[in-house]
RNA sequence: UGCAAGUUUCAGGGAAGGUGCAAUUCCUUACUGGCGGUGACGGGGCGACCGGGGUUCAUAACGGCGCGCUCCGAAGCCCGCGACCCGCGCAUGCGGCUGAUCCGGUGUGAUUCCGGGGCCAACGGUCAAAGUCCGGAUGGAAGAAACGGAGU
Numbered sequence: 001u002g003c004a005a006g007u008u009u010c011a012g013g014g015a016a017g018g019u020g021c022a023a024u025u026c027c028u029u030a031c032u033g034g035c036g037g038u039g040a041c042g043g044g045g046c047g048a049c050c051g052g053g054g055u056u057c058a059u060a061a062c063g064g065c066g067c068g069c070u071c072c073g074a075a076g077c078c079c080g081c082g083a084c085c086c087g088c089g090c091a092u093g094c095g096g097c098u099g100a101u102c103c104g105g106u107g108u109g110a111u112u113c114c115g116g117g118g119c120c121a122a123c124g125g126u127c128a129a130a131g132u133c134c135g136g137a138u139g140g141a142a143g144a145a146a147c148g149g150a151g152u
Base pairs, nucleotide, nucleotide: 001151006147007146008145009144010143015029016028017027018026030132031131032121033120034081035080036079037078041073042072043071044070045069046068047067049064050063051062076119077118085096086095087094088093101117102116103115104114105113123135124134125133
């Protein structure tokens, strides 16, 4: 420095009001966004170069919409995955299903940046229909971090 087995820990957010006999479910307004990838955006570190400045000569501060290397962050609706649900199986599992984006701007290049608008959100429950309440779930899991350490 670091492949694999193995071990440990972690791994989901969000509401007020109104109507009504009754709704945290309707209506109004508001709020939330799992994991990995991509990412022209943002930030940090190091280095060189240039400028700058000063001295006998050189070093410093400071600066660069700039250059190179490197690290971190960055999409609910782009790609893939997980969860839920369905089928099969004694079972580890296997197969299936699995929501939603447009317009304008910049640019060689953007469903990712900037501006504006729009849209989506498992299953079961419920005095009344749920992304935000309760429940399966003190569960499971995409995965993340640390330990480990073949080999070099």
A computed fold for a 152-nucleotide RNA from Bifidobacterium moraviense, annotated as FMN riboswitch aptamer (RFN element). The sequence is in RNAcentral, with records from Rfam. Model confidence (mean pLDDT): 83 of 100.